[in-house]
């Protein structure tokens, strides 16, 4: 000082809290149910990953067909290979909130 193949959609998980459902206390009640309180309540529903899974497009590197010719170069398909690596706060935002979401592969480290 450099270290973009690092992109974006989906479905999920590890994780999170407590709007809504359930539950549980408790208090009313016309017995249908409603009001508070609890997440130190296993769920549903709801957040939800860079360093987590998986799909799918984009990339990225060689083949090969065609446009198109002898070749480059573009442009179109096809089909193969990749898509590694990775410690990490404080604070800040954030739908009810939280958190491994978002700031952020950020700042620092290495």
């Nucleotide at each position: 000082g450099u270290g973009c193949a690092g992109g974006g959609c989906g479905u999920u998980u590890a994780g999170g809290g407590u709007u809504c459902c359930a539950c549980u206390g408790u208090c009313g009640c016309a017995c249908g149910c409603g009001g508070c309180a609890g997440g130190u309540u296993c769920g549903g529903u709801c957040c939800g990953a860079g360093a987590a899974a998986u799909g799918c497009c984009a990339c990225c590197c060689g083949g090969u067909g065609g446009g198109c010719c002898a070749a480059u170069u573009c442009c179109c398909g096809c089909g193969g290979g990749g898509c590694a690596c990775c410690c990490g706060g404080c604070g800040g935002g954030g739908c009810a909130a939280a958190a491994a979401c978002c700031c952020g592969g950020g700042a620092g480290g290495c």

A computed fold for a 110-nucleotide RNA from a Paracoccaceae bacterium, annotated as Guanidine-I riboswitch aptamer. It matches the Rfam family "Guanidine-I riboswitch aptamer". Gene Ontology term of the family: regulation of gene expression. Lineage of the source: Bacteria > Pseudomonadati > Alphaproteobacteria > Rhodobacterales > Paracoccaceae.